[in-house]
RNA sequence: CGGAGAGGUCGAGGUGAUCGCUGGUGCGAAAGCACGAGAGGAAAGUCCGAGCUUCAUAGGGCAGGGUGCUGGCUAACGGCCAGUCGAGGUAACUCGCAGGACAGUGCAACAGAAAGCAAACCGCCUGCGCGAGCAGGUAAGGGUGAAACGGUGCGGUAAGAGCGCACCGCCUUCUCGGUGACGAGGAGGGCACGGUAAACCCCACCCGAAGCAAGACCAGACAGGGGUCGUGUGGCCCGCACGAUGACUCCGGGUUGGUCGCUCGAGCCUCGCAGCAAUGCGGGGCCUAGAAGAAUGAUCGCCACCAAACAGAACUCGGCUUACCGACCUCUCCGCCGU
RNA sequence: GCCCUCUUAGCUCAGUUGGAUAGAGCGCGGGAUUCCUAAUCCCGAGGCCGCAGGUUCGAUCCCUGCAGAGGGCA
Numbered sequence: 001c002g003g004a005g006a007g008g009u010c011g012a013g014g015u016g017a018u019c020g021c022u023g024g025u026g027c028g029a030a031a032g033c034a035c036g037a038g039a040g041g042a043a044a045g046u047c048c049g050a051g052c053u054u055c056a057u058a059g060g061g062c063a064g065g066g067u068g069c070u071g072g073c074u075a076a077c078g079g080c081c082a083g084u085c086g087a088g089g090u091a092a093c094u095c096g097c098a099g100g101a102c103a104g105u106g107c108a109a110c111a112g113a114a115a116g117c118a119a120a121c122c123g124c125c126u127g128c129g130c131g132a133g134c135a136g137g138u139a140a141g142g143g144u145g146a147a148a149c150g151g152u153g154c155g156g157u158a159a160g161a162g163c164g165c166a167c168c169g170c171c172u173u174c175u176c177g178g179u180g181a182c183g184a185g186g187a188g189g190g191c192a193c194g195g196u197a198a199a200c201c202c203c204a205c206c207c208g209a210a211g212c213a214a215g216a217c218c219a220g221a222c223a224g225g226g227g228u229c230g231u232g233u234g235g236c237c238c239g240c241a242c243g244a245u246g247a248c249u250c251c252g253g254g255u256u257g258g259u260c261g262c263u264c265g266a267g268c269c270u271c272g273c274a275g276c277a278a279u280g281c282g283g284g285g286c287c288u289a290g291a292a293g294a295a296u297g298a299u300c301g302c303c304a305c306c307a308a309a310c311a312g313a314a315c316u317c318g319g320c321u322u323a324c325c326g327a328c329c330u331c332u333c334c335g336c337c338g339u
Numbered sequence: 340g341c342c343c344u345c346u347u348a349g350c351u352c353a354g355u356u357g358g359a360u361a362g363a364g365c366g367c368g369g370g371a372u373u374c375c376u377a378a379u380c381c382c383g384a385g386g387c388c389g390c391a392g393g394u395u396c397g398a399u400c401c402c403u404g405c406a407g408a409g410g411g412c413a
Stems, first nucleotide, its partner, number of pairs: 001335010013303007021038002024035004040310001044321002047319005052211004059238004064207005069083005084098001085096004099202002104200002106196002121142002123138006150168006169191001170189008215260004225251002228247001230242003267286008340412007349365004358396001367383005389405005
């Protein structure tokens, strides 16, 4: 200098003035006045996990659903951190729904001799036969397929074959290291036990259901009316609870008001300590939208820039995923050149 | 705001232990019949199964992420 990888920050402005919009606090009898606040990294998709609220089927069992290498973090998680193994890349690094196929069942179209437990189409070898061929041996070679019963080499043999040997792979076992997944090494065994679980399933762990249009309270309106005797019952069973001044459902009738939930919270900023890290603990500081037609804007001056993305809170958090014009910072790898 | 369902030919729909060339009706094109048209009969075209990625030998089907459409609620 060029190319690449990882992480992070910002994000069409800043400032002053004027006029508006939505909450809050204070003053005021009221009109109003003063002060202060007012969208995002994803507010999005609603894909996970919780808080909160209501319902006794919240208690047990079955069914159903979810997760799936190891250790840790956390309120919890399918998230995060650190590792192991596998795959990709020269490398930095990235990606992985990564348990079990000797518990059982199923599947593998077409091709092929044969698709799971054995078997032999061409071929090779031996014997018989003039020959076509027949009988036996073999699984090296050919061929089919996504996949064919360890691989390579040497020996061996009629031809061959773990038949024997060396190395690699596999299985069993031992030692060492590691909390563990796992790794390293030694010894033994000629090799049995093919694939598929994002097929059913098995194993381990977790899950009650619904969701702020949840729900609670106040005020008002209507017909304290009609029907049923059991109901609560959300997939099933058991169990449990309530019931006549009662319960439930349907029909009919009424209302479309107000307050709360509603923003101080697993909150934000900063410093120190522990830890590789996620994170935890402690000190100090801060209060930062809360509506119900639903606010967050307009004009002018100056500076900067003239290139400006995706996008707008609706109960609240922790994550994931998706969208995004660009600018900047830090670290790392590879190649080339120069000293 | 919250919770569900669906997407296959121009339209309406089928499509299951994942398997060869994805079907049906209507519609469209051509031919036959008729003096002509309709009806009827015969033949044919038309699909990357909403998009992208993954699992698998192989995906309309299984998994994940998006996009679009429809429905429900006090």
Model confidence (mean pLDDT): 76 of 100. Predicted 3D model of RNase P RNA and transfer RNA as a complex of 413 nucleotides. Rfam match: Bacterial RNase P class A. Rfam classes the family as a ribozyme. From the family's description: Ribonuclease P (RNase P) is a ubiquitous endoribonuclease, found in archaea, bacteria and eukarya as well as chloroplasts and mitochondria.